This is a predicted structure of an 85-nucleotide RNA (c-di-GMP-I-GGC riboswitch aptamer) from a Clostridiales bacterium. NCBI's taxonomy places the organism under Bacteria, Bacillati, Bacillota, Clostridia, Eubacteriales. The coordinates come from a structure-prediction model, not an experiment, and the mean pLDDT is 87. The sequence was found by an Rfam model in a public genome assembly. Rfam family: c-di-GMP-I-GGC riboswitch aptamer. Gene Ontology term of the family: cyclic-di-GMP binding.
RNA sequence: UAUGAUAAAGGCAAACUUAUCGAAAGGUAAGGACGCAAAGCCACGAGUCUAAGGUGUUAUAACUAUGACAGUCGGGUUGCCAUAA
Numbered sequence: 001u002a003u004g005a006u007a008a009a010g011g012c013a014a015a016c017u018u019a020u021c022g023a024a025a026g027g028u029a030a031g032g033a034c035g036c037a038a039a040g041c042c043a044c045g046a047g048u049c050u051a052a053g054g055u056g057u058u059a060u061a062a063c064u065a066u067g068a069c070a071g072u073c074g075g076g077u078u079g080c081c082a083u084a085a
Base pairs, nucleotide, nucleotide: 001084002083003082004081011036012035016031017030018029019028020027021026034071040077041076042075044074045073046072047069048068049067053064054063055062
């Protein structure tokens, strides 16, 4: 530097359940494993979700991120193991 094997030291942990925080989406902790070679980290671009507050309405509806998702796809950044050169 390249690659990621039915290998391997070590690692993460979907759904679901319980507790807890939150208006919600969702987060955190424990249990649990569908999967993952960055499923480590960063909302920078696209996308998706929510709509408390705001706009709006006679009332709804509808719109809106300043809220989320890094396990949706790019991008940035750091790094373990193995193999090859």